[in-house]
Order: sequence, then C1' cells, then structure tokens
RNA sequence: ACUACAGACCGUGCUAUCGCUUUGGGAGUAAUCCCGACGAGGAAAGUCCGGACAGCAUAGGGCAACGCACCACCUAACGGGUGGGGCCUGGCAACAGGUACAGAAAGUGCCACAGAAAAUAACCGCUCUGCAAAGAGUAAGGGUGAAAAUGUGGGGUAAGAGCCCACGUUCCGUAAUGGUAACAUUAUAGAAGGGUAAACCUUGCGUGCUGAAACGCCAUGUAUACGGUCGAUUGAGGGCGGCUCGCCCGAUGACCGAGGGUAGGCAGAUACAGAGGGCGUGUGAACGUCAUCGCAGAUAAAUGAUAGCAUCACGGGCUUGCCCGUGAACAGAAUCCGGCUUACAGGUUUGUAGUUUUA
Repeated sequence: ACUACAGACCGUGCUAUCGCUUUGGGAGUAAUCCCGACGAGGAAAGUCCGGACAGCAUAGGGCAACGCACCACCUAACGGGUGGGGCCUGGCAACAGGUACAGAAAGUGCCACAGAAAAUAACCGCUCUGCAAAGAGUAAGGGUGAAAAUGUGGGGUAAGAGCCCACGUUCCGUAAUGGUAACAUUAUAGAAGGGUAAACCUUGCGUGCUGAAACGCCAUGUAUACGGUCGAUUGAGGGCGGCUCGCCCGAUGACCGAGGGUAGGCAGAUACAGAGGGCGUGUGAACGUCAUCGCAGAUAAAUGAUAGCAUCACGGGCUUGCCCGUGAACAGAAUCCGGCUUACAGGUUUGUAGUUUUA
C1' cells in the first nucleotide's frame, strides 16, 4: 500500500438580519413592549420485545394459550448483550462466517420424482438343481436416487452376508485427567438403517391484564322523570385476554332500551435504570467512585426563513494553482426508558488475518 471480515463516530460549520414555542427578569391600568436562555434523531421510523408508571380488589390457584431452550456472566428486565463450547460452511493453513444449539432410545406422522424396494427389499447380476421352462439361495458387484441396511481388509462359502477375525465410524453409559460449567482427551463395555420436531408431540423454565385518547382532580350543566328483564342474602349482576375454582363487592340493586346535560381547565408531562469526563476493577458486556452539567414540553401541535463565506463530493476550464457550475443522504419529538429490525449521499477511524514492497 492492497484484499477479506468485524466494529465505532460524524452526517454540514460560522456570521448577519428577521420570525416562532416555552421560560427567567424588567416596564405598563391593560393591550403589549424590551433584554436574555434552551429549542426535533441515530434512527425520532416499525410498533416487534422488555420494563418504569397508572388502573383493575387484596392479583390467589388450575387448565388452555403464548414465549424461550448449550454453558457461564451482564442487565431493572428482555426473544437483548459479552465471553466460551458444540455442529455446519469456506479455506492448503492461519483464520473467517453461520447457528430456531433440549429430546428421534415415549409415541404418531412425513421423505416428492426416479427406482424392484425408502424398511416385512430383490430389477440386472452371482451360485446350485434342471434338456428347457422354471425353482431354491444370495445381498459382496451393477443400476435408480439427496439417501439403499455401520466402513475397509482378511478368512470362510456352492455363491455370499458381522458368518468369524483385525482395525475403524456413530450413539447411550462408566472411569481417569483438565476446566466454575457446557465440554475436551484417553480407556472400557454395550448397541446400531438414515433424516426430519421452523411437523404433531414430550421435557424444563417463564408470562395476570389493559394502556397516556391510561388514570386522577376541579368547574359548568342536566332528568334517570320513562319502558322492559332479572333479583332481594337459599345472592340477580359485577370484579376490563379465554375457561374454571376460591375470594371479594352487591339490593334505593344490576342489565338492556329510549332520552337529557357537558365537550372548559388543571395534572399526568419530563431530574432521570440521565449526559459526557477523570480514576479504579474486569478478557469483555459492564460495574464502582469523584467532581461537573441540566440539554424541547407543544396540544392540532413551535423548534424556522433569507443572504454570504467555508467544508465535502462530482463535472468543466486551465496559468497546477486558481476559477466556474451542480449537489450535500435517511428523515420530524407527543408519557418515558433499554433493546431488536429497517432506511441512509458522503466522510473519518479501530481491530483481526493475509499478500506485496521498503528499512
């Protein structure tokens, strides 16, 4: 310098003038005016997860349903993150990437087409009997296929086959060593058609629900006057995902219909699992500690416009250092926070591995 992979950050800046929301101060009887401060993101998007907070009674049990699934750790928690292990893929290797990674030895199902057959195997072939037709044996060789009865070698046989032997493969178990563990290495005995659970299923762990248009308070105003059904303590009805048990509320009750009034204000609503910095611990995610900072709060919704210069990218001219032109991504808070996923012009930068060159 280049290549591959994995990450992090920025994503326009400055000046001037004017404008807008909130807020601090001042002037004014008031309308309003003056000075100052802050003011849309890394994803604010999706609404896919987890929570904070609020409510349902005081939230208990079971079933169903849903989610997760190797080990250890981080976190308020998570289906998230970090670091390891197993398996798979690429590569000569180093290394890199992926992983929905509990169970097929509880059971049920499925494996198209091709093929004789996808598990109760026999098409070609081989061997024996027979003049022939045909019969019996066989699964070593061939064919079909993604996959054909645990692989190779030897013996044995009429020809063959774990039929026998040796060395192997996979799986369940046991023992030793290392490791916190998942696991790894070695040894030993047994078993063996394969795959599939992102098929049904089984096992283990977990989950109460709703949601800021929640919830609560104040003011104003009116009509429960009417109709129907059920019921009155032996309990109607209700307790805001489904069913059920228990428990609780409940009689001037509950539900349905029809009708009437209001639609204004306050709060929730921004000081927090907060931000960046120093030091320390840890492989790391992260944690601890010290000082500093305060960074929108609207309610149909403000957070902007204009001009100039600069920066970056592209194109052209050419006096190689300037000039001209064009453009600058994805995108817009609405209770808040932590993740995941998706979108993104351009730029800066870190790490790992390799190649080449130079010293």
The RNA shown here (Bacterial RNase P class A) has 359 nucleotides and comes from Chitinophaga sp. YR573.
Its Rfam family is "Bacterial RNase P class A". Rfam's curators write: Ribonuclease P (RNase P) is a ubiquitous endoribonuclease, found in archaea, bacteria and eukarya as well as chloroplasts and mitochondria.
Model confidence (mean pLDDT): 75 of 100.
It was read from a public genome assembly, where an Rfam model found it.
NCBI's taxonomy places the organism under Bacteria, Pseudomonadati, Chitinophagia, Chitinophagaceae, Chitinophaga.